[in-house]
RNA sequence: GGGCUCCUAGCUCAGCGGUCAGAGCGGUUGGCUCAUAACCAAUUGGUCGGGGGUUCAAAUCCCUCGGAGCCCA
Numbered sequence: 001g002g003g004c005u006c007c008u009a010g011c012u013c014a015g016c017g018g019u020c021a022g023a024g025c026g027g028u029u030g031g032c033u034c035a036u037a038a039c040c041a042a043u044u045g046g047u048c049g050g051g052g053g054u055u056c057a058a059a060u061c062c063c064u065c066g067g068a069g070c071c072c073a
Stems, first nucleotide, its partner, number of pairs: 001072007010025004018056001026044006049065005
């Protein structure tokens, strides 16, 4: 220098044009216990990396910028 993949909750990830943006783990509170862990219940979670565009409608499509990774040279 060229090509490709990814960026969504504190962490690991789903979601691939419309329904409320979700799961597991985690945090908090309560229960249980002599107590801790485990277990049970409730609860807490996000300007979907930044900006712009297309569309009636964008996490999802397009452009650009930033970041991470892989391959080729």
A computed fold for a 73-nucleotide RNA from an Elusimicrobiota bacterium, annotated as transfer RNA. The RNAcentral record of the sequence draws on ENA. Its mean pLDDT, the model's own confidence on a scale to 100, is 82. Rfam family: tRNA. Taxonomically the source falls in Elusimicrobiota (Bacteria, Pseudomonadati).